Predicted 3D model of a 249-nucleotide part of an RNA (large-subunit ribosomal RNA, domain VI) from a Candidatus Zixiibacteriota bacterium. Its mean pLDDT, the model's own confidence on a scale to 100, is 86. Its Rfam family is "Bacterial large subunit ribosomal RNA".
[in-house]
Context: one part of a larger RNA
RNA sequence: CGUAGAAACUUGAGAAGGCCGUUCCCUAGUACGAGAGGACCGGGAAUGACGAAGCUCUAGUGUACCAGCUGUUCCACCAGGGGCAUUGCUGGGUAGCUACCUUCGGUUUGGAUAAGCGCUGAAAGCAUAUAAGCGCGAAGCCGUCUUCAAGAUUAGGUUUCAUAGAGUCGCGGGAGACUACCGCGUUGAUAGGCUCUAGGUGUAAGCACAGUAAUGUGUUCAGCCAAGGAGUACUAAUAACUCAUUUGA
Numbered sequence: 001c002g003u004a005g006a007a008a009c010u011u012g013a014g015a016a017g018g019c020c021g022u023u024c025c026c027u028a029g030u031a032c033g034a035g036a037g038g039a040c041c042g043g044g045a046a047u048g049a050c051g052a053a054g055c056u057c058u059a060g061u062g063u064a065c066c067a068g069c070u071g072u073u074c075c076a077c078c079a080g081g082g083g084c085a086u087u088g089c090u091g092g093g094u095a096g097c098u099a100c101c102u103u104c105g106g107u108u109u110g111g112a113u114a115a116g117c118g119c120u121g122a123a124a125g126c127a128u129a130u131a132a133g134c135g136c137g138a139a140g141c142c143g144u145c146u147u148c149a150a151g152a153u154u155a156g157g158u159u160u161c162a163u164a165g166a167g168u169c170g171c172g173g174g175a176g177a178c179u180a181c182c183g184c185g186u187u188g189a190u191a192g193g194c195u196c197u198a199g200g201u202g203u204a205a206g207c208a209c210a211g212u213a214a215u216g217u218g219u220u221c222a223g224c225c226a227a228g229g230a231g232u233a234c235u236a237a238u239a240a241c242u243c244a245u246u247u248g249a
Stems, first nucleotide, its partner, number of pairs: 001151001005161006014148004020048007032037001050105005058099004065092005070085006110142002116136004165243004169185005190236003193232005199225003206219005
């Protein structure tokens, strides 16, 4: 830009992917074989690589969470803290992200066939799977499974609306380089704040008591807390603007 206004939901021409491997058990120590050995067919159980999704479990990270420790400096001093020292070092760790973790997948059967195996059957009184005709037959082919897909210019279809709709702008996000996408914009829980809570750390400070003191005990499963969950209009989404609204050319 087109697809003859807009939104939502779709069909599928076509395209891509997948359809993988190993071990063990039963059948059966059977058939076969002198023995040694040792099946087809069929059924079952594990597992590998690969792929997809996810974070309940396990584990990692988690320089915006908690605690412990050292040196130094500052807050006049004590106590308690802030800064710096690789995030100062150490022990843990929420969300998110991740794999070493979890769940799932490659199934089923159908069609036409290859090599191959056949039926009937002449030419050629026989024979012959072939000449007419009819079958079986593969991890392969076409479908079945997954994904994309109407610029499929053959530009499809359905429904609703048509004073419809889209955008700028703002608050944000499981979306993201930007854009795009998704949610919300007071007729509001979109983000922040606050409250409660899950979860993390591990029992704060102050005070009291015991002890000469270091320290311990009680108050106290305390105190503090990021990205999690819920509630709540306190703050910010105010106000406003632009395009379009074509009906028959």